The RNA shown here (small-subunit ribosomal RNA) has 1394 nucleotides and comes from an uncultured bacterium. It matches the Rfam family "Bacterial small subunit ribosomal RNA". The coordinates come from a structure-prediction model, not an experiment, and the mean pLDDT is 83.
[in-house]
RNA sequence: AGAGUUUGAUCCUGGCUCAGGAUGAACGCUGGCGGCGUGCCUAAUACAUGCAAGUCGAGCGAGGGAAGUUAGAUUGAGACUUCGGUUGAUAUCUUAUGGAACUAGCGGCGAACGGGUGAGUAAGACAUAGGCAACCUGCCCCAAGGACUGGGAUAACUGAGGGAAACCUUAGCUAAUACCGGAUAGGUAAAUGGAAGGCAUCUUCUAUUUAUUAAAGUUGGGUUUCCAACACCAUGGGAUGGGCUUAUGCUGUAUUAGCUUGUUGGUGAGGUAACGGCCCACCAAGGCGACGAUCAGUAGCCGACCUGAGAGGGUGACCGGCCACAUUGGGACUGAGACACGGCCCAAACUCCUACGGGAGGCAGCAGUGGGGAAUAUUGCACAAUGGGCGCAAGCCUGAUGCAGCGACGCCGCGUGAAGGAUGAAGUAUUUCGGUAUGUAAACUUCUAUCAGCAGGGAAGAAAAUGACGGUACCUGACUAAGAAGCCCCGGCUAACUACGUGCCAGCAGCCGCGGUAAUACGUAGGGGGCAAGCGUUAUCCGGAUUUACUGGGUGUAAAGGGAGCGUAGAUGGCGAUGUAAGUUUGAAGUGAAAGCCCGGGGCUUAACCCCGGGACUGCUUUGGAAACUGUGUUGCUAGAGUGCAGGAGAGGUAAGCGGAAUUCCUAGUGUAGCGGUGAAAUGCGUAGAUAUUAGGAGGAACACCAGUGGCGAAGGCGGCUUACUGGACUGUAACUGACACUGAGGCACGAAAGCGUGGGGAGCAAACAGGAUUAGAUACCCUGGUAGUCCACGCCGUAAACGAUGAAUACUAGGUGUCGGGGCCCACAGGGCUUCGGUGCCGCAGCUAACGCAUUAAGUAUUCCACCUGGGGAGUACGUUCGCAAGAAUGAAACUCAAAGGAAUUGACGGGGACCCGCACAAGCGGUGGAGCAUGUGGUUUAAUUCGAAGCAACGCGAAGAACCUUACCAAGUCUUGACAUCCUCUUGACCGUCCUUUAAUAGGGAUUUCUCUUCGGAGCAGGAGUGACAGGUGGUGCAUGGUUGUCGUCAGCUCGUGUCGUGAGAUGUUGGGUUAAGUCCCGCAACGAGCGCAACCCUUAUUUUUAGUAGCCAGCGGUUCGGCCGGGCACUCUAGAGAGACUGCCGGGGAUAACCCGGAGGAAGGUGGGGAUGACGUCAAAUCAUCAUGCCCCUUAUGACUUGGGCUACACACGUGCUACAAUGGUGAUAACAACGGGAAGCAAUCACGUGAGUGUGAGCAAAUCUCAAAAAUGUCAUCUCAGUUCGGAUUGUAGUCUGCAACUCGACUACAUGAAGCUGGAAUCGCUAGUAAUCGCGAAUCAGAAUGUCGCGGUGAAUACGUUCCCGGGUCUUGCACACACCGCCCGUCA
Repeated sequence: AGAGUUUGAUCCUGGCUCAGGAUGAACGCUGGCGGCGUGCCUAAUACAUGCAAGUCGAGCGAGGGAAGUUAGAUUGAGACUUCGGUUGAUAUCUUAUGGAACUAGCGGCGAACGGGUGAGUAAGACAUAGGCAACCUGCCCCAAGGACUGGGAUAACUGAGGGAAACCUUAGCUAAUACCGGAUAGGUAAAUGGAAGGCAUCUUCUAUUUAUUAAAGUUGGGUUUCCAACACCAUGGGAUGGGCUUAUGCUGUAUUAGCUUGUUGGUGAGGUAACGGCCCACCAAGGCGACGAUCAGUAGCCGACCUGAGAGGGUGACCGGCCACAUUGGGACUGAGACACGGCCCAAACUCCUACGGGAGGCAGCAGUGGGGAAUAUUGCACAAUGGGCGCAAGCCUGAUGCAGCGACGCCGCGUGAAGGAUGAAGUAUUUCGGUAUGUAAACUUCUAUCAGCAGGGAAGAAAAUGACGGUACCUGACUAAGAAGCCCCGGCUAACUACGUGCCAGCAGCCGCGGUAAUACGUAGGGGGCAAGCGUUAUCCGGAUUUACUGGGUGUAAAGGGAGCGUAGAUGGCGAUGUAAGUUUGAAGUGAAAGCCCGGGGCUUAACCCCGGGACUGCUUUGGAAACUGUGUUGCUAGAGUGCAGGAGAGGUAAGCGGAAUUCCUAGUGUAGCGGUGAAAUGCGUAGAUAUUAGGAGGAACACCAGUGGCGAAGGCGGCUUACUGGACUGUAACUGACACUGAGGCACGAAAGCGUGGGGAGCAAACAGGAUUAGAUACCCUGGUAGUCCACGCCGUAAACGAUGAAUACUAGGUGUCGGGGCCCACAGGGCUUCGGUGCCGCAGCUAACGCAUUAAGUAUUCCACCUGGGGAGUACGUUCGCAAGAAUGAAACUCAAAGGAAUUGACGGGGACCCGCACAAGCGGUGGAGCAUGUGGUUUAAUUCGAAGCAACGCGAAGAACCUUACCAAGUCUUGACAUCCUCUUGACCGUCCUUUAAUAGGGAUUUCUCUUCGGAGCAGGAGUGACAGGUGGUGCAUGGUUGUCGUCAGCUCGUGUCGUGAGAUGUUGGGUUAAGUCCCGCAACGAGCGCAACCCUUAUUUUUAGUAGCCAGCGGUUCGGCCGGGCACUCUAGAGAGACUGCCGGGGAUAACCCGGAGGAAGGUGGGGAUGACGUCAAAUCAUCAUGCCCCUUAUGACUUGGGCUACACACGUGCUACAAUGGUGAUAACAACGGGAAGCAAUCACGUGAGUGUGAGCAAAUCUCAAAAAUGUCAUCUCAGUUCGGAUUGUAGUCUGCAACUCGACUACAUGAAGCUGGAAUCGCUAGUAAUCGCGAAUCAGAAUGUCGCGGUGAAUACGUUCCCGGGUCUUGCACACACCGCCCGUCA
């Protein structure tokens, strides 16, 4: 710091999404240690249990009676003993004394702190800075004083009574640092006088008078004199803590615009510590509000925390300051302090106890429980430390606090080993099978011990004692690599790729999107990337987002200028002088708590963490200076603005009057059958006289020509003429005013058309409506009618693509050329030139713009003010409000939904857009198809199977240049399983093949016969059989995985590149333009210059000719002849096949631009690419083909492979395509006579002869072919016949008998003979081919092939007609235009219904 996503691509606008950081977090997977922090965000929900505020006996009375001491009684250990006893420890009891611990009560202090929570609160809050001359302050400190003298009660206690209890009542006794009276002191208050000060009320000092008001002891020592400590009282001061008050700041909404009656102020009284409507009485009628009052919603505020470059934005956990609250609501009492979390009273809800009469309670203290929830801990230890309360103190209390426990919740630190180690082990994954990766990773060797574990020592925290933490931190020792790695991701953004599985399924996904059989996106595995005791996901905040723009955005077309003006508040404002100091600027002082942040140090082994110092806290306040700018005061000026005067222009406005043309209607005349209307018609009008025409009249509306990107107006808008009234602009002049200006939220008036109300008017036109057409329908477009309305007056409405889609004003910034209205100067004056002011157009530079474009009439450069915008849809909709008679207008959301919507420009494709051009595209012609019969292919149907493919043109006589078996892929049946075919291995045999017999439907099976080569004799080769497994095999699938091949647009003239130039870019230019061509063919021009693939040419063939060569070809001349080029001979000709020539717009004339080229002509066999062929650019159609072949992947493997027989591909109600034969006389039949070319031939073509009616058969000469043969050409000519008919046309179908091929013609061949003799008499809509040796017509040949063409591919014979022309149909090319299409019009897309 950016990135992805709108498009075929581009630039822009604009939203959505991502990468970062953070968290009181939660969830998923995983989890070694330690330190420091942190932990109910939800139900201010309800709470069992324990604890969290007590202390003082040195205030008091009382209870209590320990230790000790005295006396007595009992006991009788031990010792002594004269054994009689003596002494008497110990223990118990009694008495006296003593008075400790402890204790309910009275009393004092504390309980108002500490701790919790954030419900309420938008201002009694909070933050910052002030004020109190309007206040209080217990305990604490300082100063200087005092503490004298009396009194009466009351709890406890005792007695009585009540009650279940809580507790209460009553009669007595008693004390105090409890309470009360008096004295004194000082103080306070009021009044008056004086002095000083201040800030108006006032404050301080002083004097006098009046009023009022204090106290308490206890303990210790020593003792009667006192001393000390702690208490007590009064006064003054301090400190601390509070109270009140002022200013500024502090959330969004106007779909909340008016709120307020104690309300605002005054006087007086009350109340308070104190000011105050705080409360009350009276008086006045104020106060707040667009600078947002009031109402409703949300919210504790701040230091700070998170983020950010900053400005900002978000948050208000922990820590700290303030506030508020304590089940809910209200209230006061006590007190220095409370309207009081663990006090009281009342009310309410809830819970508990109860004897039903009545009582008790308040965890938002610490733990803990239920509940809620995605979710948040122990009913722990200790007062050792730091603090707090009480106490003289010892001390007691302290869930404050210090610690520990639980939770990876966060931050920080450490570890899970280190070095060596290649055979690159095994395993795993993958593979093109060679390898590669995991990977020095492991194993293995050596070493180490941080953490954890074991053992020993052992702190600081504590000034003398006292340690919960804790045998903790820390140190030492021994020991084992052992006990310690996961999570997410790997299509792009975003670092990281392969295999398998799945097959729009399962699933993924933050956005774009992935998945429909080869998924780097799903799942798994291997590998890799990232982070690491964590990793991901979810939620939320900031950032990126300059996407609310103060820094730092926009509004012609992307969202966005109000329809337009006047004008209020406001904001902004010309040139001087002078003052002031509000803004501004500079300095100083105070404050900005601490913590936090930053910098520098220091302490825990480091870090997190903690401590110290400094900086910073950008703010506020006070104060001193400056005076340029802004503000403000004063005083001037005239350039802005306005007034006056003099002029001319104009559809500017309002009212009244007038005019002619036209339409319609009425009356009358003439006149007769139609008129009218349309693409064509009809409805309609008309013989009751229309239309047409003439004359007269009525009435309404609109004003031809002039007329003009001309004029006027703020916009809407304004058009015959005249008059009246009236607004504005412009020019000139420079007399007057002296900044009077610009803009303008609200507001006010204006505002097309349509519409509404009332009353007129109504000729034409004309929504609605009616009829006629059109149409599948036609509630439309067209026609005939026709009502509101259009017109007038008055009143509403208030909107339009109200547009220049461009708010108003001012200034500046190259020009050129029109036009309208004025002025000035000049000239050679019907005119022209120069210049100036104001309007209105076009072109264009700089500049701007995403581009288009704008460009002195800015969308340029600046300033001022207003309005408006913030993704698309929902929606200018809903609700609310205002306005309106209504219609409706104005204001104006949300839920939900999408990842776009959009602007400008580019390239294509497309258009029942335009221009130009071409093609048998149409037209002009000739012949067909579509009707019949048959052939053939397809669909459909049928079937055991009717194998498969081809599907508009570009499938359908297509693959198939030929299905009886085979082919054959299909079906039925019967068989085989390393296989019908290939390679390798082992064993065995010497053959195998062939021939014969048998069997079978056939293959398969069985039997017989016959039988290898080489050799160094080891064996080898070859072949058969058997076996084993690798494998074979598949016309099985996918032509949407592919190669190759092919079709098609199209033999159409196009398709591109390099460099340069233009454009932000996609792209453009070149390739466009003017001509020309069959052609992007050529010429000229040109920011292009060149080049490539295509076109053309080079190739083949055909048409002419020369030359060479003449056999199997030919025969002019010569000879022979069996009359046959047969022979000799010849190569002249034909012909054959090699090499050449020839045609190039080369020549001439004309046109054209002196070009390219075109037209005509000459010559020539051929003339303008001579005819034909081969040749097919970049690409399009996921076009066709996995069944020609090849091939990835998938599938089958005793079968989806292989063999065999039979059947099928030949079915048949029907539909379509392509053909053949016909329907006849331009013909049929019979007879007869001519003339070709291309080709084929040995498993062949076959002459001749004979036989047969014939197909053919027999024989077989010749020929591997310019020799022989197929082979007869036919149409045609001539002669004869038929005479218009279902025929002497036509030949289908059928019967009989045959021929040929072949193992075999039943299903299912072709041909022959005889007989039979169907439909059909020229074919509807529609449709096909063809421009010259072509169409049409006639026959011939070949491939395939045993046989089997009406098909296909070739060959020659005969041999036409027509083309004015490009309007139209189809297809194509170039340019241009529109476009919301790009899968590209078979597009996109709207509505209804399901």